This is a predicted structure of an 81-nucleotide RNA (c-di-GMP-I riboswitch aptamer) from Desulfosporosinus fructosivorans. RNAcentral holds the sequence, with entries from Rfam. Its Rfam family is "c-di-GMP-I riboswitch aptamer". Gene Ontology term of the family: cyclic-di-GMP binding.

[in-house]
């Protein structure tokens, strides 16, 4: 990156499982995706069991998450003009 080949993952929602929650996972679905493949490393964003704070509520903090929120880093199928 061509209305090409060969293939690939799967959003909501459903069920069952993990977890305090964010969310994760499995099977079932596909919203969409050319790195939606692996990486929390820099920025956002979301939780707050705990922790600090209060007379108490509010409030603050990830170490806990999300790469399908934006960069970066590693890696990698195909191949017209």
């Nucleotide at each position: 990156g061509a209305c090409a080949a060969u293939g690939g993952c799967a959003a909501a929602c459903u069920u069952g499982g993990c977890g305090g929650a964010a969310g994760c996972u499995a099977a079932g679905g596909a919203c969409g995706c050319a790195a939606a493949g692996c990486u929390a490393u820099g920025g956002a964003c979301c939780u707050u069991c705990c922790a600090g704070g209060u007379a108490a509520u509010g409030c603050u903090g990830a170490u806990g998450g999300u790469u399908g929120c934006c960069a970066g880093g590693c890696u990698a199928c195909c191949g017209a003009a």

Lineage of the source: Bacteria > Bacillati > Bacillota > Eubacteriales > Desulfosporosinus. Model confidence (mean pLDDT): 89 of 100.